[in-house]
RNA sequence: AGCAGUAACGGUGAUGGAGUUCACCUUAAGUGCAGAAUUGCUAAUGACUCCUACGAAUAA
Numbered sequence: 001a002g003c004a005g006u007a008a009c010g011g012u013g014a015u016g017g018a019g020u021u022c023a024c025c026u027u028a029a030g031u032g033c034a035g036a037a038u039u040g041c042u043a044a045u046g047a048c049u050c051c052u053a054c055g056a057a058u059a060a
Base pairs, nucleotide, nucleotide: 010025011024012023013022016051017050018049019048020047021046032041033040034039
């Protein structure tokens, strides 16, 4: 330095935070889609709920 195994702690799931749950990862998991290109489109969740930000409509 590389490979394999084990333990513990953790990390990840296209834009923020928290709880629950599921899946994945051991240096990986992960880093949206379309288009030749200029460029265009959806979305704060993996799923559920809440808060914040943003967009639309209505009422006071």